[in-house]
């Protein structure tokens, strides 16, 4: 050099318009958006993962009580592990091969909040994270 491991940096979009109405970026009409890995050929809709939510277990800091001052008990719940749940696609064409490309027509989108019901507004989130383009630090081997 290189390999492996651990950490750090990085890592999600729609910045709407019109109508009705006392009131709606939530209804109606029209738009706009689509994390990560895999997949003979490129994926919001195929397979899997992440986060959110739920359950079980272990539980830090902190606070409280008792006392033989070293322990015991309680509250609590960051975090970690395991598990559960988790939406949606058909068709024509091309081709060796495509529910991934091209044409056409569809569909889906957690939870809480909000004079009116939310993928798009506000919020948890200056959070978490699958992962990895790249860089870097440390350790081991070399």
């Nucleotide at each position: 050099a290189c390999a492996c491991g651990u950490g750090c940096u990085c890592c999600g979009g729609g910045g709407u318009c019109g109508g009705u109405g006392c009131a709606a970026u939530u209804c109606c009409g029209a738009g706009c958006c689509g994390g990560c890995g895999g997949u003979g050929a490129c994926a919001g809709u195929c397979c899997g993962c992440g986060a959110c939510c739920c359950g079980c277990g272990c539980a830090a800091g902190a606070c409280c009580c008792u006392c033989u001052c070293g322990a015991g008990g309680g509250u609590g719940g960051a975090g970690c592990g395991c598990g559960g749940u988790u939406g949606a696609c058909c068709u024509g064409g091309u081709g060796a091969a495509a529910c991934u490309c091209c044409g056409g027509g569809a569909c889906c989108g957690a939870c809480g909040g909000u004079g009116a019901a939310a993928g798009u507004c506000c919020g948890g989130a200056u959070g978490g994270g699958a992962g990895g383009a790249a860089g870097u630090a440390c350790g081991u081997g070399g």
FMN riboswitch aptamer (RFN element) from Pengzhenrongella frigida, 142 nucleotides, folded computationally. Rfam family: FMN riboswitch aptamer (RFN element). Rfam links the family to the GO term FMN binding. NCBI's taxonomy places the organism under Bacteria, Actinomycetota, Actinomycetes, Micrococcales, Pengzhenrongella.